[in-house]
Context: one part of a larger RNA
RNA sequence: CCUCGGUUUAGGAACUCGGCAAUUCAGCGGCCGUAACUUAGGAAUAAGGCCUGUCCGAUUUAUGUCGGACCGCAGCAAAAGAUUCCAGGCGACUGUUUAACAAAAACACAGGUCCCUGCUAAACCGCAAGGUGAAGUAUAGGGGCUGACCCCUGGCCAGUGUCCGAAGGUCAAGAGGAUGGGUGAUCCCUUCAAUGCAAAUUGAAGGAUGAGCCUUGAAUCCAAGCCCGGAUGAACGCCGGCGGUAACUAUAACCGUCCUAAGGUAGCGAAAUUCCUUGUCAGGUAAGUUCUGACCCGCACGAAUGGGGUAACGGUCUGGAAACUCUCUCAACCGAGGACUCG
Numbered sequence: 001c002c003u004c005g006g007u008u009u010a011g012g013a014a015c016u017c018g019g020c021a022a023u024u025c026a027g028c029g030g031c032c033g034u035a036a037c038u039u040a041g042g043a044a045u046a047a048g049g050c051c052u053g054u055c056c057g058a059u060u061u062a063u064g065u066c067g068g069a070c071c072g073c074a075g076c077a078a079a080a081g082a083u084u085c086c087a088g089g090c091g092a093c094u095g096u097u098u099a100a101c102a103a104a105a106a107c108a109c110a111g112g113u114c115c116c117u118g119c120u121a122a123a124c125c126g127c128a129a130g131g132u133g134a135a136g137u138a139u140a141g142g143g144g145c146u147g148a149c150c151c152c153u154g155g156c157c158a159g160u161g162u163c164c165g166a167a168g169g170u171c172a173a174g175a176g177g178a179u180g181g182g183u184g185a186u187c188c189c190u191u192c193a194a195u196g197c198a199a200a201u202u203g204a205a206g207g208a209u210g211a212g213c214c215u216u217g218a219a220u221c222c223a224a225g226c227c228c229g230g231a232u233g234a235a236c237g238c239c240g241g242c243g244g245u246a247a248c249u250a251u252a253a254c255c256g257u258c259c260u261a262a263g264g265u266a267g268c269g270a271a272a273u274u275c276c277u278u279g280u281c282a283g284g285u286a287a288g289u290u291c292u293g294a295c296c297c298g299c300a301c302g303a304a305u306g307g308g309g310u311a312a313c314g315g316u317c318u319g320g321a322a323a324c325u326c327u328c329u330c331a332a333c334c335g336a337g338g339a340c341u342c343g
């Protein structure tokens, strides 16, 4: 010097990101007493005080009550057990979670709401058979969002999605076969050659006809979808700009104009959201970038991606206070183990 354990004068958070750690508090025994708030249950052991031994007597079911006496500075068989208070954010709550850096404001939750599902249900697993759902039947089952409770949940259906509709447009395979092309026996015509007296026969070349086969494949018929018409937000989502105006000034109830599907309602607001920003004012402090209450100029809150409140609850986050302390200031000390020296 380090680690662990402990002590101290004066001060008492001056430490520090932060009372982290440690201390204080001393306990779900009895008596007294107990606020705001509240969902009337709680909050509550709120807070804050006092008491507790032994012996004798009376009374007593238990147990307790009353009276007397005795000892100590100090009497807890209470069974080993909280520091407390004020204010705010978030989440209602008990619960769940990243086994081994996160326990939370995240997840879940009861409750709310929307959608699907009539039973061989929807949904899901499986190639299938089959199974779950369910030996259930819409007070049931599945899925999405929200998240107790209280007060509420505004406008927009233009876009996207979903549902309903079916007149018209578009439109696949398929049906349908027009037309064109290729090939082409047969039959006919012309010319030539051979044979023949001739008729004619045969062959060659050219032309015309042409069934069938191969190929091409038009018109026409034709589903869903899309286009089209409508509905729908606790579906995905979205919820303006500029200019002017009142008899001080300032501001603008008011007016004009452009755009839009409609231009953010109630409530809240420098907020877990505010950049500017340590906004401004007030409170608290000697002094406060944090905190609380207001204001509203909301860069960029806002209504089940829920808005605003809220008793209780929380190993939650933030600010403050009392008490208390080696957290700290001024200084020291003790014990154990290391470090260090020797072996």
Stems, first nucleotide, its partner, number of pairs: 001338008010329002014327001019324001029051004037042001039148001053070007071075001083322007090314002095107002111146007123132003149309004154239003159236002161232005168227003174221002180215004188207008240258005267301001268298001279295005